This is a predicted structure of a 347-nucleotide part of an RNA (small-subunit ribosomal RNA, central domain) from an uncultured bacterium.

[in-house]
Context: one part of a larger RNA
């Protein structure tokens, strides 16, 4: 390489858009590049191989054939693929109507809780734990009431709910932006699928500059526990967590399951949109989210129209364990580090 694979054994890229490239619906005609057939030329000899022959056999040698699966030319065939021209509507997109949602961005507003401050009431404790202590408190704490203020997060609704490509998204209102769905079947007429590179996006932590800082809380300090306790528990507490802008680019980025299309017995629940009538615990067409199963698949667990079934197209990835996601080089980054990614050796 071929082959075989990728939920859990090694293996699906974090996700999307998209370049090259690969693949591509129905139909008519042309062409004859691919494809198929015939003929001719060439494909040196030796060697290989088949048959025959020569050395007493064999090795060895000689003769004839075959093979040389290829290339070139030419004459035809035209189903399929390609190319050119034309047509079509079912794929795809557009339009109109409907209407959905924690989809995104920006601005404004709200109440509960917590902390803090002021004032008032009030007096000896509070807090914390398995038990304690550190800590706070007669300079009046804790508790209660009123007022003020700050930052962060949005109880109930709330759900196996919904939306988003993924990461992710939840108080309320407004504006802007985007999107799937359903219905009509009006428009275009294959405009499609995948997608190496590329571009964009990408939780948390972390980094830079400037703000902000209530609660929580790495580091750190103290108190406990313990043989010890650089921990678990407790009292504090810095960075951070929040905002703006710019970086970082990694996750068990998981459904550990790439995307697209077609096909494959049923049952139940539910989101959104529609249709019908007998108007309801109804029937029915789609869409998404779930549960259980037929066939089938699977090593099994299990999967089972949301496939891990049956097929097709394209991409990515795997090839014993350790060494190692390391070294070196290169690329990216302010750094942290990230990407790419071996070998010796060893079992």
């Nucleotide at each position: 390489c071929u082959g075989g694979g990728u939920u859990u054994a090694a293996a699906g890229g974090g996700u999307g858009c998209g370049u090259a490239a690969g693949c591509g619906g129905u139909u008519u005609g042309a062409u004859a590049a691919g494809u198929c057939a015939g003929u001719g030329g060439u494909g040196a000899a030796a060697g290989c191989u088949u048959c025959c022959g020569g050395c007493u056999c064999a090795a060895c040698c000689g003769g004839a054939g075959a093979a040389u699966u290829g290339c070139c030319a030419u004459u035809g065939a035209u189903a399929c693929u390609g190319u050119c021209a034309g047509a079509c509507u079912u794929g795809a997109a557009u339009c109109a109507a409907u209407a959905c949602g924690a989809g995104g961005c920006a601005g404004g507003c709200g109440g509960a809780a917590u902390g803090u401050g002021a004032c008032a009431u009030g007096u000896a404790g509070c807090g914390g734990u398995g038990a304690a202590a550190u800590g706070c408190u007669u300079a009046g704490a804790u508790a209660u009431g009123u007022c003020a203020u700050a930052g962060a997060a949005c109880a109930c609704c709330g759900a196996u709910u919904g939306c988003g490509a993924a990461g992710g998204c939840a108080g309320c209102c407004u504006g802007c932006c985007a999107g799937a769905u359903u219905u009509g079947c009006a428009u275009u007429g294959a405009c499609g699928c995948u997608g190496a590179g590329g571009c964009a996006u990408g939780a948390a932590a972390g980094c830079g500059u400037g703000g902000g800082g209530a609660g929580c809380g790495a580091a750190c300090a103290g108190g406990a526990u313990u043989a010890g306790a650089u921990a678990c528990c407790c009292u504090g507490g810095u960075a951070g967590u929040c905002c703006a802008c710019g970086c970082c680019c990694u996750a068990a980025a998981c459904g550990a399951u790439g995307c697209u299309u077609a096909c494959u017995c049923g049952a139940c629940g539910u989101u959104c949109c529609g249709a019908a009538c007998u108007a309801g615990u109804u029937u029915u067409g789609g869409u998404g989210c779930g549960u259980c199963c037929a066939a089938g698949u699977g090593a099994a667990a299990a999967c089972g129209c949301u496939a891990a079934g049956u097929a097709a197209g394209c991409c990515a990835c795997c090839u014993g364990g350790g060494g190692a996601g390391u070294a070196c080089g290169c690329c990216g980054g302010c750094a942290a580090c990230g990407g790419u990614g071996a070998a010796a050796c060893u079992c």
Its mean pLDDT, the model's own confidence on a scale to 100, is 88. Rfam family: Bacterial small subunit ribosomal RNA.